[in-house]
Context: one part of a larger RNA
């Protein structure tokens, strides 16, 4: 060099497992509620199973029978129509006794006494006699019939884990008899409340990871690189109207500012008379415009028209945008003409479904109508604004799947804003004197040890603080060594230059690094080494399931808040290392 034994674990981003953390799916599961729809259960009312009988108390009809006062006016006139006579020993007038109504004045009944008379047409009045009759009106009283609520009973449906008997040797079951509830319970259809007890779902998106804020449509301007267009969590404003005049047209007109003069009167009112010249005004943002005025005014009126529409502009569509011109009807102007809203860009929402008026249009044998079309309206902060449903919040550390280094947390990488280091300038500080040391406002670098920033590698795993163990390298050196300078007398120092050979604590709290605090040392350095080392340890801390305490949540649960508990796997194939053989 080459082959081997024997160890040791730096690396083969070693092996184990299609990251569990983090995001993302118009994925899942379970869990919660005052999410959303819905259901079991509860529970109201109707009804049928469901029957008799008394009562009270509605209501609707039949017959009886009573009731009716504005004023005038003999008086308590109900309406209309007949009508000239009715009633009466089958017992008028009056009287007495009671009832009933009731505007207190009377009306009307029924009993007794009574023994022949009582009322009407007259004359007042909008209407004439309950003097007879008929038919109705209010509003009342009993009777009938059907009906609705109550409530009291009855037994016959119905229930009976009362009791005896029986099948039958049976604490079931049917039976049968005595009880005992009872037309209720219960059931069965209908319906109305409630209803996380249970289903089924939803629960946006954009983002310099996600959350949390923001934002989501439409306009003005800037970025935006002399057409058009053009992103970003770039910069900086509006808008979700508003006007019957603030629209048309005809005629007229010129703001604003200042300087001077000028009663109250003022830095600004109204008035003159010069300057500058649009700076004013435009309903509202900016911006493009506007004096022939699109800015201000006054008559007059309604084109803020019906029906169209050549050609364009614009846009992925879809929608948006200008428009000469033609009919018809109309305003203003003497006419030419001008007017299809406003100076011009914001001021807004498809499609479905539904209203409403219109319609020479359809019409399920036919004729009609219901329905529908068509024409015009209407009715979404559908604003997550090209609008998924008419209809939808939230937990997951108990968690699951697909995926991703397209996206976070370690570590690497870029940067080096932040950090540490240096250097320039030299006001000032140093008694005097800028640099013995200090060093302000300021410039200018290194360095990759801090905090960031980005998101490249890596989510079909690159184990994550700290400590043990073992270290190795760097000098920007803490000791040791050697020198300038000095505000170094001398010990001690300050401060800079050269060096990295070697050295460079022990204990106490704490999971801690740090850090304090006891005591040493010459001297107890600063950092890189995936914040060196878990296929070396450890597992105290972060960072799972348990669990509780404070908060927060209505809950479920959550919290860089606290507290207790809690599985660290790999026999070394290569590289490389240590020891050892042998060719």
């Nucleotide at each position: 060099c080459c082959c081997g034994c024997g160890g040791a674990a730096a690396g083969a981003c070693g092996g184990a497992a299609a990251g569990a953390c983090c995001c993302c799916a118009u994925g899942a599961a379970c869990c919660u509620u005052u999410a959303c729809u819905g259901u079991a259960g509860c529970u109201u009312u109707g009804u049928a199973u469901u029957g008799g009988a008394c009562u009270u108390u509605g209501a609707a009809c039949a017959g009886a029978u009573c009731u009716g006062u504005g004023u005038a006016g003999g008086a308590u006139a109900g309406g209309u129509g007949g009508g000239a006579g009715g009633c009466u020993u089958u017992g008028a007038a009056g009287u007495g006794c009671g009832g009933u109504c009731g505007c207190u004045a009377g009306a009307u009944c029924g009993c007794a006494u009574g023994g022949a008379g009582c009322c009407a047409a007259c004359g007042u009045u909008g209407a004439a006699a309950u003097a007879c009759c008929a038919c109705c009106c209010u509003g009342g009283u009993g009777u009938g019939u059907u009906u609705g609520a109550g409530g009291u009973u009855c037994u016959a449906a119905c229930c009976u884990a009362g009791g005896u008997c029986c099948a039958u040797u049976a604490u079931c079951u049917g039976g049968a008899u005595c009880g005992g509830g009872g037309a209720c319970c219960g059931u069965g259809c209908a319906u109305g409340g409630u209803a996380g007890g249970c289903a089924g779902u939803u629960u946006g998106a954009c983002u310099g990871g996600g959350g949390c804020g923001g934002u989501c449509u439409c306009c003005u301007c800037c970025c935006a690189a002399a057409g058009c267009g053009u992103a970003a969590c770039g910069g900086a404003g509006g808008a979700g109207u508003u006007c019957g005049a603030a629209g048309g047209u005809a005629c007229g007109c010129u703001a604003g500012u200042u300087a001077c003069g000028g009663u109250c009167g003022g830095a600004c009112a109204u008035c003159g008379u010069g300057a500058c010249g649009a700076u004013a005004g435009u309903g509202c943002a900016a911006u493009g415009g506007c004096a022939u005025a699109a800015g201000c005014g006054u008559g007059c009126u309604u084109a803020a028209c019906u029906g169209c529409g050549a050609g364009a502009c614009u846009g992925a569509c879809a929608a948006g945008u200008c428009g000469a011109g033609c009919a018809g009807a109309u305003g203003c102007g003497a006419a030419a003409g001008c007017a299809g809203g406003a100076c011009a860009u914001a001021g807004u929402g498809a499609u479905c479904c539904g209203g409403u008026g219109g319609u020479u249009c359809u019409g399920u044998a036919u004729g009609g109508a219901a329905g529908g079309g068509c024409c015009a309206u209407c009715g979404c902060u559908c604003a997550a604004c090209g609008g998924a449903u008419a209809a939808a919040a939230g937990g997951u550390a108990c968690u699951c799947u697909g995926g991703g280094g397209a996206u976070a947390a370690c570590a690497g990488g870029c940067u080096g804003a932040u950090a540490c280091c240096g250097c320039c300038c030299a006001a000032g500080a140093g008694u005097u004197c800028a640099u013995a040391u200090c060093g302000a406002c300021g410039g200018c670098g290194g360095u990759g040890u801090u905090u960031g920033g980005c998101a490249c590698c890596u989510c079909g795993a690159u184990g994550u603080c700290g400590g043990c163990u073992c270290a190795u390298c760097u000098c920007a050196u803490c000791c040791u060594g050697g020198g300038g300078c000095u505000g170094u007398a001398g010990c001690c120092g300050g401060u800079c230059c050269c060096a990295a050979g070697g050295g460079u604590a022990u204990g106490g709290c704490u999971g801690u690094u740090c850090g304090c605090c006891a005591u040493u040392u010459a001297a107890a350095g600063a950092g890189g080494u995936a914040c060196g080392u878990g296929a070396g340890c450890u597992g105290g801390g972060u960072u799972u399931a348990a669990a509780a305490c404070g908060u927060c949540g209505u809950g479920a649960g959550a919290c860089a808040g606290u507290u207790u508990g809690g599985u660290c796997c790999c026999u070394a194939u290569c590289u490389u290392c240590c020891g050892u053989g042998g060719g």

This is a predicted structure of a 583-nucleotide part of an RNA (large-subunit ribosomal RNA, domain V) from Hydrogenophaga defluvii. Model confidence (mean pLDDT): 84 of 100. RNAcentral holds the full RNA, with entries from ENA. Its Rfam family is "Bacterial large subunit ribosomal RNA". Taxonomically the source falls in Hydrogenophaga (Bacteria, Pseudomonadati, Betaproteobacteria, Comamonadaceae).